[in-house]
RNA sequence: GCCAGAAUAGCUCAGUUGGUCAGAGCGUCGCAUUCGUAACGCGAAGGUCGUGGGUUCGACUCCCACUUCUGGCU
Numbered sequence: 001g002c003c004a005g006a007a008u009a010g011c012u013c014a015g016u017u018g019g020u021c022a023g024a025g026c027g028u029c030g031c032a033u034u035c036g037u038a039a040c041g042c043g044a045a046g047g048u049c050g051u052g053g054g055u056u057c058g059a060c061u062c063c064c065a066c067u068u069c070u071g072g073c074u
Base pairs, nucleotide, nucleotide: 001073002072003071004070005069006068007067010026011025012024013023019057028044029043030042031041050066051065052064053063054062
C1' cells in the first nucleotide's frame, strides 16, 4: 500500500430484510431473607448504538468519508 471484519450500558455480547419501547448476562446500588455474611428472590440506576455527512416521512439498521482495533496479502 491492497482486501476483509469489528466498534451498542462499567465488562462480555445480542439485536434489527428501515418503523411503534434499544435488550440479556455479569457487575453496581437499594429492599427482602439471615443472629450475621454469602447465595437465592424482588426492584432501580446506567446508552447522544465510534465520529461527521448523505438518502428517507422515518436510520443502531442503507450509502460515503474519517478514526481506532483485529485478521489476511504484498

Background
Model confidence (mean pLDDT): 80 of 100. Predicted 3D model of a 74-nucleotide RNA (transfer RNA) from a Bacteroidales bacterium. Its Rfam family is "tRNA". Rfam classes the family as a transfer RNA.